[in-house]
This is a predicted structure of a 72-nucleotide RNA (transfer RNA) from Clostridiales bacterium DTU033. The source organism's lineage runs through Bacteria, Bacillati, Bacillota, Clostridia and Eubacteriales. Model confidence (mean pLDDT): 83 of 100. It matches the Rfam family "tRNA". Its family is annotated with triplet codon-amino acid adaptor activity in the Gene Ontology.
RNA sequence: GCGGGAGUAGUUCAGCGGUAGAACGUCGGCUUCCCAAGCCGAAAGUCGCGGGUUCGAGCCCCGUUUCCCGCU
Numbered sequence: 001g002c003g004g005g006a007g008u009a010g011u012u013c014a015g016c017g018g019u020a021g022a023a024c025g026u027c028g029g030c031u032u033c034c035c036a037a038g039c040c041g042a043a044a045g046u047c048g049c050g051g052g053u054u055c056g057a058g059c060c061c062c063g064u065u066u067c068c069c070g071c072u
Stems, first nucleotide, its partner, number of pairs: 001071007010024004018055001026042005048064005
């Protein structure tokens, strides 16, 4: 330099153009003598960044950036 993959909640990951979700974690409540476990509830996201297409973009297109793999 070229090609491919990945970047979405604190963490690990879903989400094949139409309201952004799960698990774990965190916080509150119930239960218990206490803890753990269990049950109920809540908070938490500029979807890496910048543009474009579209009535509408996490998703399609272009650029860019970080990490991983391969090629030269």